The part of an RNA shown here (small-subunit ribosomal RNA, 5' domain) has 527 nucleotides and comes from an uncultured bacterium. Model confidence (mean pLDDT): 85 of 100.
Context: one part of a larger RNA
């Protein structure tokens, strides 16, 4: 000078973007942060409503019948998404190859959905416990489970064969068959096996990636080999056995300190310093440890087992992890509200409607930043009064007030009002599907109406009134900017030379200047 997640003292009018525990990975109260699906299923605890009895009525009762749905039982999500920055100097991260892999939903192409059991939870009966919950009989259902059949494809193969699957559920029908229920046909959604893709992920390998040698020697699964086991996969990834090898002054090892980067600061560069916010990738979920489930973890709001710490107890035993969004306390020079909506945008589930979503989207605080506007225009000379100064004539505050005309930004009032909304789905009209002019789906066209948290919005209109709105720091050089009194090496100033010991433009006050100005200066830090 130029920055900043700043903070500190003085001041402080309005709005728009943005930002806000840098310190204790310190403990944490309450309240939300992940559900959903009844078109998988047995049902029926609330509400509603319909039928049924009774009653005069109110009302009671019964009834899964309907909308609906607690609790289970199954399915998918919970591995996203949101937080931190402790570990981590290379199991990371960056570029740039690379081959021995997997892959749920999604899209492409294909082949099948065929006939059976047998159990459980919800429920009922019983016992046990303070509670958390536990344990024994009984009864039942599926897209839960377990066999048979079937196997184009697929895996193995001795090339002759071998092995292994599935599940329903909605909606509509014209003939035929059925007492009906339905079967059958058809459409959508499903479900199995396989082909290929996209996606995501694992693994490999090169190079690059901070300090110290007051760290020079480090390594026994160590390096390499066969076999083996292992895994999605290659490999000492493990293991038996054999061989003695691998790194290293081109810095191995060991301290130490640190998340990488994309970018951000500064600087003419070249370079230094730095990773708050946003985006990627990694690593964490009290602490250490371990695997279960599953496409995918070795899982923040799963689960075992251990340590600390909190809590509840009937003392036998249970319970719990805000580095999620707010908040509490503590720490600290410092950092926000226990707020609205899911309207939008994205996310799970769902056939939808539509439910959930502290991802988000918006409100609130805070001059924290950065950027705009404002606090008045114009005219006025008696150069008013005071106020400072004087050589006492006057100068200077000074066109400044006042006084006169005028405007109304913005503020506070009243009123109008956008945008962000386009769907979806309703109803009609036409293609395709179809034995069908029936539905359902799909596809194109129209169509009235609905859908905003923000929103007392943004803009905008009118009435109102100069009306509500300037300060901080400096003034010896550097460095722009000057006198007067107080003090007297005291008091006190200082970034630096350095002022102050009776005539201080350097201390303190006035008067006056000078410099930015809703700020301004101080201080810490980076170039």
């Nucleotide at each position: 000078g130029a920055u900043u997640g700043a903070a500190c003292g003085c001041u402080g009018g309005c709005g728009g973007c943005g930002u806000g525990c840098u310190u204790a990975a310190c403990a944490c109260a309450u309240g939300c942060a992940a559900g959903u699906c009844g078109a998988g299923c047995g049902g029926u605890a609330a509400c509603a409503g319909g039928c049924g009895u009774a009653u005069c009525a109110a009302u009671a009762c019964g009834u899964g019948c309907u909308g609906a749905c607690u609790a289970g039982c199954g399915g998918c999500g919970a591995a996203c998404g949101g937080g931190u920055g402790c570990g981590u100097a290379a199991u990371a991260c960056a570029u740039g190859g690379g081959a021995a892999u997997c892959u749920g939903c999604c899209c492409u192409u294909u082949g099948g959905u065929g006939g059976g059991g047998a159990a459980u939870a919800a429920c009922c009966c019983g016992g046990c416990g303070a509670a958390a919950g536990c344990c024994g009989g009984g009864c039942u259902a599926a897209u839960g489970c377990c066999g048979c059949a079937u196997g184009a494809g697929a895996u193995c193969u001795u090339c002759g064969g071998a092995u292994g699957a599935a599940a329903g559920c909605g909606g509509g029908g014209g003939a035929u068959c059925g007492u009906a229920a339905g079967a059958c046909c058809u459409c959508g959604c499903g479900c199995c096996g396989a082909u290929g893709g996209a996606u995501g992920a694992g693994c490999c390998c090169a190079u690059g990636u901070c300090g110290g040698a007051u760290u020079a020697c480090c390594u026994a699964g160590u390096u390499g080999g066969u076999g083996a086991g292992g895994u999605a996969a290659c490999g000492g990834c493990u293991c038996a056995c054999c061989a003695a090898g691998g790194c290293g002054a081109c810095u191995a090892u060991c301290c130490g300190u640190a998340g990488c980067u994309g970018g951000u600061c500064u600087g003419a560069g070249a370079g230094g310093a730095c990773g708050g916010c946003c985006a990627g990738c990694c690593a964490c979920a009290c602490u250490g440890g371990g695997a279960c489930u599953g496409a995918c973890a070795c899982a923040c709001g799963g689960c075992c087992c251990a340590c600390a710490c909190u809590c509840c107890u009937a003392c036998g035993g249970g319970a719990g992890g805000c580095a999620g969004c707010a908040g509490u306390g503590g720490g600290g020079a410092a950092u926000a509200u226990u707020g609205g909506a899911c309207a939008a945008u994205g996310g799970g589930c769902g056939a939808u409607a539509g439910c959930c979503u502290g991802a988000u989207c918006c409100a609130g605080c805070g001059a924290c930043g950065c950027c705009g506007c404002g606090u008045g225009u114009g005219u006025g000379a008696a150069g008013a009064a005071g106020g400072c100064c004087u050589g006492c004539g006057g100068g200077u505050u000074g066109u400044a007030a006042a006084g006169c005309a005028c405007u109304u930004u913005c503020g506070a009032u009243g009123g109008g009002a956008a945008c962000g909304a386009a769907a979806u789905g309703u109803g009609c009209c036409g293609g395709g599907c179809u034995a069908a002019u029936a539905c359902c789906c799909c596809u194109g066209g129209c169509u009235a109406g609905c859908u905003g948290a923000c929103u007392u919005u943004a803009c905008u209109c009118a009435a109102u009134g100069a009306a509500a709105a300037a300060g901080c720091a400096u003034c010896u050089g550097c460095u722009a900017a000057c006198u007067c009194u107080g003090u007297g090496c005291c008091a006190g100033c200082a970034g630096u030379c350095g002022c102050g010991g009776u005539a201080a433009u350097a201390c303190a006050g006035a008067g006056g200047g000078u410099g930015c100005g809703a700020g301004c200066g101080u201080u810490c830090a980076u170039c």